Model confidence (mean pLDDT): 83 of 100. A computed fold for a 110-nucleotide RNA from a soil metagenome, annotated as SAM riboswitch aptamer (S box leader). Rfam family: SAM riboswitch aptamer (S box leader). About the family: The SAM riboswitch is found upstream of a number of genes which code for proteins involved in methionine or cysteine biosynthesis in Gram-positive bacteria. The RNAcentral record of the sequence draws on MGnify.
RNA sequence: CAUCCAGAGGGGUGGAGGGAACUGGCCCGACGAAACCCCGGCAACCCCCCGAGGACCGACAGUCCGAAGGGGAAGGUGCCAAGUCCAACAGGCAAGGAGCCUGGGAGAUG
Repeated sequence: CAUCCAGAGGGGUGGAGGGAACUGGCCCGACGAAACCCCGGCAACCCCCCGAGGACCGACAGUCCGAAGGGGAAGGUGCCAAGUCCAACAGGCAAGGAGCCUGGGAGAUG
């Protein structure tokens, strides 16, 4: 700096926790949590191809760069319950109540 309302799970080991942290909720978990391993998958940040055009050159040829957009998935990360599970802090809407919206903060990934 960009993205975070989409998407994608089986097996083995393991044996009680887990959903980042504090608080409050709400969930997942002995029909087996965390962690580790194997296999599979998702996505498209990096990456690869095309690409208007541009640079070098007197010109041609050639080489290189390459916006928008499109395509790909070999490789490097990441991810595969619930919106980052929800809230919290500020502002606004609603007010019969439940609630809703925007921003901030924190965090995650690249």
The model forms 97% of the base pairs in the Rfam consensus.